[in-house]
RNA sequence: GGAGUCAGCCAGACAAUCGCUCGGUUCAGACCGGGAGGAAAGUCCGGGCUCCAAAGGGCAGGGUGCCAGGUAACGCCUGGGAGGCGCGAGCCUACGGAAAGUGCAGCAGAAAGUAUACCGCCUGCGAAGCAGGUAAGGGUGAAAUGGUGUGGUAAGAGCGCACCGCGCGGCUGGUAACAGGCGUGGCAAUGUAAACCCCACCUGGAGCAAGACCAAAUAGGAAUCCGAAUGGCGUGGCCCGCGUCUGGAUUCGGGUAGGUUGCUAUAGGUGUCUGGCGACAGGCAUCACAGAUGAAUGAUUGUCCUCGACAGAACCCGGCUUAUAGGCCGACUCCUUUU
RNA sequence: CGGGGCGUGGCGCAGCCUGGUAGCGCGCCUGCUUUGGGAGCAGGAGGCCCCCGGUUCGAACCCGGGCGCCCCGACCA
Numbered sequence: 001g002g003a004g005u006c007a008g009c010c011a012g013a014c015a016a017u018c019g020c021u022c023g024g025u026u027c028a029g030a031c032c033g034g035g036a037g038g039a040a041a042g043u044c045c046g047g048g049c050u051c052c053a054a055a056g057g058g059c060a061g062g063g064u065g066c067c068a069g070g071u072a073a074c075g076c077c078u079g080g081g082a083g084g085c086g087c088g089a090g091c092c093u094a095c096g097g098a099a100a101g102u103g104c105a106g107c108a109g110a111a112a113g114u115a116u117a118c119c120g121c122c123u124g125c126g127a128a129g130c131a132g133g134u135a136a137g138g139g140u141g142a143a144a145u146g147g148u149g150u151g152g153u154a155a156g157a158g159c160g161c162a163c164c165g166c167g168c169g170g171c172u173g174g175u176a177a178c179a180g181g182c183g184u185g186g187c188a189a190u191g192u193a194a195a196c197c198c199c200a201c202c203u204g205g206a207g208c209a210a211g212a213c214c215a216a217a218u219a220g221g222a223a224u225c226c227g228a229a230u231g232g233c234g235u236g237g238c239c240c241g242c243g244u245c246u247g248g249a250u251u252c253g254g255g256u257a258g259g260u261u262g263c264u265a266u267a268g269g270u271g272u273c274u275g276g277c278g279a280c281a282g283g284c285a286u287c288a289c290a291g292a293u294g295a296a297u298g299a300u301u302g303u304c305c306u307c308g309a310c311a312g313a314a315c316c317c318g319g320c321u322u323a324u325a326g327g328c329c330g331a332c333u334c335c336u337u338u339u
Numbered sequence: 340c341g342g343g344g345c346g347u348g349g350c351g352c353a354g355c356c357u358g359g360u361a362g363c364g365c366g367c368c369u370g371c372u373u374u375g376g377g378a379g380c381a382g383g384a385g386g387c388c389c390c391c392g393g394u395u396c397g398a399a400c401c402c403g404g405g406c407g408c409c410c411c412g413a414c415c416a
Base pairs, nucleotide, nucleotide: 001335002334003333004332005331006330008328009327010326012304013303014302015301016300017299018298020035021034022033023032024031025030037310041321042320044319045318046317047316048315049207050206051205052204056240057239058238059237061203062202063201064200065199066080067079068078069077070076081095082093083092084091085090096198097197101196102195103192104191105190118138119137120134121133122132123131124130125129146164147163148162149161150160151159165187166185167184168183169182171180172179173178211261212260213259214258221252222251223250224249225248226247231245232244233243234242254415255414256413268287269286270285271284272283273282274281275280305308340412341411342410343409344408345407346406349365350364351363352362359396367383368382369381370380371379389405390404391403392402393401
């Protein structure tokens, strides 16, 4: 100097004037203070909160899937293992089970699942051809019943042997996943579980238009259907259980569409110390940081620069994913050059 | 704000659960028939299934992410 990997941050700045919204002070006028994001998004997961029974039991259904830890919880995060990619820093992985069972594997091919002889090779019969042996070679296919070498044989073959791979048993290290030796079996069942399924663990449903309160209004209506306590309904598909019942469902018609609360303080932010490889946990100090409901967070002007992307809260948090102009900082790797 | 569904020739749909050949109706094109048109008959074209990635030998179909469209949801009785 070039190429690259990982991790983090910013998201035009400042000032003036006029507005909007919330809170506080005040009798009032007025004054003071706060006012979008890293994703507020998708609503894909998890939790809080609320109601249904303090949501309780079973089945079904759904989800997750190497091991250990973190957490309120998770499909998230951290560390490790195994496999794969890269020279490397590093990155990626839905990564339990296919000898529990079932299904599927089109076309091609001789044969596709305890399969198989098309060509070839070897042997026999006088030849053509037929019979037998053979999976080492060819051909088909995504996939052809361990790989390499050597012995062996008519030709071959785990048929024998050595190494590698695989299965089983035990040993050592490790919390574990797993790794490394040792012994043993000639080696059997290829793939697919983001096919059914099996195993382990988790899982009740609905959502702030949840829910609570005040006020207003009425044709407190009509039709059809279910039920009459072995039943209906109460939010989960079924059964049980619990609660409740002159009940319930659908359609048509009618009325009111105002206010309060839930509503923002919190698994909260910042700084520092301690423990831990880390995610994170704990202690101390300090700060108060949107809460609307036709729904605020804006407009104008001036100065400057590198001329500004994606995008706008609606009950709240933790994640993931997706969108995003430009810029800054740090750590590390490889190549080249000079000294 | 919350919940649910859909996307397949030009249009309306099936196929997806159970993965190997994309099909039906209308429409379009050509020919026959007719004086000409319509109807009828015969034949044909047109889609790689909204986009991206994964699983699999193989994906419209299974799984994940994104995009677009549609529907429902106030209270009283």
Predicted 3D model of RNase P RNA and transfer RNA as a complex of 416 nucleotides. Rfam match: Bacterial RNase P class A. Gene Ontology terms of the family: tRNA processing, dimeric ribonuclease P complex and ribonuclease P activity. From the family's description: Ribonuclease P (RNase P) is a ubiquitous endoribonuclease, found in archaea, bacteria and eukarya as well as chloroplasts and mitochondria. It is annotated as a ribozyme. The coordinates come from a structure-prediction model, not an experiment, and the mean pLDDT is 80.